[in-house]
RNA sequence: UGCCGAACUUCCGUGAGAGCGGAAGACGGGGGAACCACUCAGCAGGGGCAAAUCACCGGUCCCGUCAGGGAAUCGGUGGCGCGCAGGCUUCUUCAGCGCGAGCCCGUCAGCUAACUCCGUAGGCCGACGAAGGAG
Numbered sequence: 001u002g003c004c005g006a007a008c009u010u011c012c013g014u015g016a017g018a019g020c021g022g023a024a025g026a027c028g029g030g031g032g033a034a035c036c037a038c039u040c041a042g043c044a045g046g047g048g049c050a051a052a053u054c055a056c057c058g059g060u061c062c063c064g065u066c067a068g069g070g071a072a073u074c075g076g077u078g079g080c081g082c083g084c085a086g087g088c089u090u091c092u093u094c095a096g097c098g099c100g101a102g103c104c105c106g107u108c109a110g111c112u113a114a115c116u117c118c119g120u121a122g123g124c125c126g127a128c129g130a131a132g133g134a135g
Base pairs, nucleotide, nucleotide: 002124003123004122008025009024010023011022012021013020014019026120027119028118029117030116031115036110045108046105047104048103049102053079054078055077056076057075058074059073060072061070062069063068080100081099082098083097084096088135089134090133091132092131093130094129
């Protein structure tokens, strides 16, 4: 200079400063009527943020006499989802590279106007395209 992400800007008080406390705007998220939706039961309840999910195959481990099973763990493949570079922004397609984690609520929450609550963190820079359109 740029990137992922909502995670930015301004003001006030205090303070030598760093910092701490607060407010507003902006951005993001949760709860919450009517209408609509929601079959029942069981099991290992259910739900939220986020792109971070679904299925199959194989191995380890555990249970089991076997067949087989597993909510534990590792690897692979595919579907699906997300990010990156034409360094002004943005949309579509093809190809390329990478990601699909983590955390929270606590038995409780469909949608949801009014209303109401909360967040404004953290982490990054190997190399790397093409076609069409808009501003």

Predicted 3D model of a 135-nucleotide RNA (c-di-AMP riboswitch aptamer (ydaO/yuaA leader)) from a soil metagenome.
RNAcentral holds the sequence, with entries from MGnify.
The coordinates come from a structure-prediction model, not an experiment, and the mean pLDDT is 77.